A computed fold for a 77-nucleotide RNA from a Gammaproteobacteria bacterium, annotated as SAH (S-adenosyl-L-homocysteine) riboswitch aptamer.
Its Rfam family is "SAH (S-adenosyl-L-homocysteine) riboswitch aptamer". Its family is annotated with S-adenosylhomocysteine metabolic process and regulation of gene expression in the Gene Ontology.
The coordinates come from a structure-prediction model, not an experiment, and the mean pLDDT is 78.
């Protein structure tokens, strides 16, 4: 670096549908109907590949389409 678990980035509830994933049609390429707004990003794990000098110390989030509304938090009156 991937890939899969789990855990964490404070909730609800409304809508819209991009990937993705189910159907159905199609030679094909793609179309239609359905589900879909943690798919991110950190941490632990276990596997698999790649890298390649060790070892100590500090700090520890930043983001999530639109309404709406809670809850913490700060200023204001």
């Nucleotide at each position: 670096u991937g890939u899969c678990c789990u855990g964490a980035g404070g909730g609800g509830c409304g809508c819209u549908g991009c990937a993705g994933c189910g159907g159905u049609c199609u030679u094909u390429c793609g179309a239609c109907c359905g589900u879909c707004a943690g798919g991110c990003u950190c941490a632990g794990g276990a596997c698999a590949u790649u890298c390649g000098a060790a070892a100590u110390g500090a700090a520890c989030a930043a983001c999530g389409g639109c309404g709406c509304u809670c809850a913490c938090c700060c200023a204001c009156a």